[in-house]
RNA sequence: AGGCACGUAGCUCAGUGGGAGAGCACCUGCCCGACACGCAGGGGGUCGGCGGUUCAAUCCCGCCCGUGCCUACCA
Numbered sequence: 001a002g003g004c005a006c007g008u009a010g011c012u013c014a015g016u017g018g019g020a021g022a023g024c025a026c027c028u029g030c031c032c033g034a035c036a037c038g039c040a041g042g043g044g045g046u047c048g049g050c051g052g053u054u055c056a057a058u059c060c061c062g063c064c065c066g067u068g069c070c071u072a073c074c075a
Base pairs, nucleotide, nucleotide: 001071002070003069004068005067006066007065010024011023012022013021018055026042027041028040029039030038048064049063050062051061052060
């Protein structure tokens, strides 16, 4: 330098045009002598950034940024 994949909640991930979600974690209450487990409820997101397509974009397209892998170059 080129190619491929990925970027969504604190963490691990799903969702692939029209409701942003799950598990764990966190908070409150119940339970217990207390803790854990369990039960009920709750908070938390510029969906990496900018632009484009569309009536409508997390999703499609382009560029950029970041991460991983591969290839090439390298005295």